[in-house]
RNA sequence: CACUUAUCAAGAAAGACGGAGGGAAAUGGCCCGAAGAUGUCUUGGCAACCCCGGUAAUGCUGGGUGCCAAAUCCUACUCUCGAAAGGGAGAAAGAUGAGUA
Numbered sequence: 001c002a003c004u005u006a007u008c009a010a011g012a013a014a015g016a017c018g019g020a021g022g023g024a025a026a027u028g029g030c031c032c033g034a035a036g037a038u039g040u041c042u043u044g045g046c047a048a049c050c051c052c053g054g055u056a057a058u059g060c061u062g063g064g065u066g067c068c069a070a071a072u073c074c075u076a077c078u079c080u081c082g083a084a085a086g087g088g089a090g091a092a093a094g095a096u097g098a099g100u101a
Stems, first nucleotide, its partner, number of pairs: 002100007013043005021032003028074002044068003049064003053060001072093001077090005
């Protein structure tokens, strides 16, 4: 990197460094950001996908990941309800785990 599969409406922030854009991409929105965002590191936390162990049962211990603004921030494509505004369902893309080559 490719394929298969499961999940994606809940949950969880402080400090240091740093200094301008950032929220994956593309469309349109909407947000975050010099009262310092995004990012990196440390510490802390959340969670329970995989492994070991344990329990009558329960994230309960340890380990491997993951995650800690907003539904995967919403949306674009298809179907559907609707006079419209808008609603519902799905797809695509993406993220994470496990597996395969």